The prediction has a mean pLDDT of 83. A computed fold for a 72-nucleotide RNA from Vicugna pacos, annotated as transfer RNA. Its Rfam family is "tRNA". Rfam classes the family as a transfer RNA. Lineage of the source: Eukaryota > Chordata > Vertebrata > Euteleostomi > Vicugna. The RNAcentral record of the sequence draws on Rfam.
[in-house]
RNA sequence: AGGGGUAUAGCUCAAUGGUAGAGCAUGUGCUUGGCAUGCACAAGGUCCUGGGUUCAAACCCCAGUGCCUCUG
Numbered sequence: 001a002g003g004g005g006u007a008u009a010g011c012u013c014a015a016u017g018g019u020a021g022a023g024c025a026u027g028u029g030c031u032u033g034g035c036a037u038g039c040a041c042a043a044g045g046u047c048c049u050g051g052g053u054u055c056a057a058a059c060c061c062c063a064g065u066g067c068c069u070c071u072g
Stems, first nucleotide, its partner, number of pairs: 001071007010024004018055001026042005048064005
């Protein structure tokens, strides 16, 4: 310098155009003499940024930025 991939909750990751979810973690309650485990519930999101397409975009297109990787 060029090619490819990736960016979603505190962490690891789903969601192939129509109300954004799971596991772990956190909080509360139940259970216990107490703790752990278990069960239930709750909180937590400008879906990296800016444009475009569309009635409608986390999702499709373009550009930018960070990270990973390949080639030289």